The part of an RNA shown here (small-subunit ribosomal RNA, 3' major domain) has 476 nucleotides and comes from an uncultured bacterium. Rfam family: Bacterial small subunit ribosomal RNA. Its mean pLDDT, the model's own confidence on a scale to 100, is 84.
[in-house]
Context: one part of a larger RNA
């Protein structure tokens, strides 16, 4: 000077409360310990590992086991000789190779070759997801979008330090103001940025339809430039304006007007530093280590194993519901190795076929929940869907270990969940679908999108985390 304290004061945060719904139990789905295995590859491990890396493990991916196989090597540079490259195809083989056969003779050229590729040799050397994140770079979490964290130069004090930064008020804020031996000033904090929530102007196609007219009734068509809506610029909110409070200050409390009001609502944006925190398996790098192998290549298996045990989910246990019939409303996305309308067929999953899109034109697309009718009547059910048998699809070289989805059959456990625990303050929690990356296939996960749309907060006494003052210490 810090750090701690079951020490004080004061403040704050879904931290308690007040209240909605979950979890914990049941079944599946995923991850994880453990345990098995020839291997189940490696990493992550309180918060801040456990639907995390992994935006997608049949092969590949792939880093793992066996087993055949290579040795200048699958890759890169550099010599030398020969050969264009390249295609097609035989044998053997699990394949990797291996040994053959045919077709080809390009391009530039000073005619010497050259440039790319292939192929043999020898050697410098390639490789290495091989250690070590406690050797590092960048990158990233966490305390925390917490309100802190420091310099100069003045002044204090032998010093280490103080001071400024404390104090009265006030704010989300070291955010203003007033004091004051300090006066200044940077990193943060605010605001610039993007997005939304009003309005104007400028443009009207593919979006749009108020008049008017045609129509096969469909903004189709002729038309319009109002609206709507799209994308470019602008405007708008600042405590501006009125009342009180206050120190005549900052500033709080009502009010007006106003689409919005005191930071509008949302993102991005994250100080000095802390955890020797996470990554040498993104990538890059230092040192060690292997170098006929800890490197390469190929078949096949493993990563999908199961007495258990835990973390996250998702779908339940029903009538605010199941079923079945009818009937409206979306946002946002994504499409040419794609997306596909319609027609036919098929109970279905799909096949056939084939118009139309390089997209505000075509398409993926039917939203679901809700609304209206019907049944069903508290039952292990017309609930619930596990598991399990047949018979199909449809991707791919190929569904056996190991995809998905489909149609008939089965029809488990479960009647709301112990101790304990979690999120959430408003278009927010619940609840309903839809759409993307990844991706041949392979979502209950993940990031988005809009529909419906609540309840509570009396107040800081107590868990938990912070945040300033200040006080004690045998701590640093």
């Nucleotide at each position: 000077u810090g750090a701690c304290g079951g020490g004080g004061g004061c403040c704050c945060g879904c931290a308690c409360a007040a209240g909605c719904g979950g979890u914990g139990g049941a079944g599946u789905a995923u991850g994880u310990g453990g345990u098995u295995u020839a291997a189940u590859u490696c990493g992550a491990u309180g918060c801040a590992a456990c639907g995390c890396g992994a935006a997608g493990a049949a092969c590949c991916u792939u880093a793992c086991c066996c087993g055949g196989u290579c040795u200048u090597g699958a890759c890169a540079u550099g010599g030398u000789a020969g050969g264009a490259a390249u295609c097609u195809u035989g044998u053997a083989g699990a394949g990797a190779u291996a040994c053959g056969a045919g077709a080809g003779u390009g391009c530039c050229u000073u005619c010497g070759g050259g440039a790319a590729c292939c192929u043999a040799c020898a050697c410098a050397c390639a490789g290495g997801u091989g250690c070590u994140g406690c050797a590092c770079g960048g990158c990233u979490g966490u305390c925390g979008u917490c309100a802190g964290c420091u310099c100069g130069u003045g002044u204090c004090g032998u010093g280490a330090g103080a001071u400024g930064u404390u104090g009265g008020g006030u704010u989300a804020a070291g955010u203003c103001c007033c004091g004051c031996a300090a006066c200044g000033a940077g990193c943060g904090c605010a605001a610039c940025c993007c997005u939304u929530g009003c309005c104007c102007u400028u443009a009207g196609u593919u979006a749009c339809c108020c008049u008017c007219a045609c129509c096969c009734c469909a903004g189709u068509u002729g038309g319009g430039g109002a609206c709507u809506c799209u994308a470019a610029g602008g405007g708008g909110a600042c405590u501006g304006c009125c009342g009180g409070u206050g120190a005549u200050a900052a500033a709080c409390c009502g009010g007006a007007g106003g689409a919005a009001g005191g930071u509008g609502g949302g993102g991005a944006c994250g100080a000095c530093g802390u955890c020797a925190a996470g990554u040498c398996a993104u990538c890059a790098u230092g040192g060690c280590c292997c170098u006929u192998a800890u490197g390469a290549c190929c078949g096949g298996g493993g990563c999908u194993a199961c007495a258990c045990a835990c973390g996250u989910a998702c779908u339940a246990c029903a009538a605010u519901g199941g079923u079945c019939g009818g009937u409206a409303c979306a946002g946002a996305c994504g499409g040419u190795c794609g997306c596909a309308a319609g027609c036919u067929c098929g109970c279905g999953a799909g096949a056939g076929u084939a118009a139309g899109c390089u997209a505000a034109u075509c398409c993926g697309a039917g939203a679901a929940a809700a609304c209206c009718g019907a049944u069903c009547g508290u039952a292990g059910u017309c609930c619930g869907g596990a598991u399990c048998g047949c018979a199909g699809u449809c991707u791919g070289c190929a569904a056996c270990u190991c995809g998905a989805c489909u149609g008939c059959g089965u029809g488990a456990a479960g009647u709301c969940g112990g101790a304990a625990u979690c999120g959430c303050u408003a278009g927010u929690a619940a609840u309903c679908g839809c759409a993307a990356a990844u991706c041949a296939g392979a979502a209950u996960g993940u990031u988005g999108c809009g529909g419906u749309g609540a309840a509570u907060a009396c107040g800081u006494u107590c868990c938990c985390g912070g945040g300033c003052c200040u006080u004690g210490u045998a701590c640093a």